[in-house]
RNA sequence: CGCUUAUCAAGAGUGACGGAGGGACAGGCCCUGUGAAGUCACGACAACCUGCCCCGUGGGGUAAGGUGCCAAUACCUGCUUGAUGAGAG
Numbered sequence: 001c002g003c004u005u006a007u008c009a010a011g012a013g014u015g016a017c018g019g020a021g022g023g024a025c026a027g028g029c030c031c032u033g034u035g036a037a038g039u040c041a042c043g044a045c046a047a048c049c050u051g052c053c054c055c056g057u058g059g060g061g062u063a064a065g066g067u068g069c070c071a072a073u074a075c076c077u078g079c080u081u082g083a084u085g086a087g088a089g
Stems, first nucleotide, its partner, number of pairs: 001089001003087006013042005021031003025078004043070001045068001048066003051062004074081001
């Protein structure tokens, strides 16, 4: 990078640095100097993969490890759209 597959109406933020953008894209509608993006620290949510426990091949629990996530239904509509996990190449 493309491919396969599952999920996306629930849930969960403070501080420091930074200094004008951000919500994929188009239109809309929003967020933002009462501080955007990004980075870091600590915290939280969730439970896809691993581990562990119960039960026995399917399910339940836990949250130690690997990811992910923490405005708005994936913000809304559209899209041969996007995001994340797991797998094979």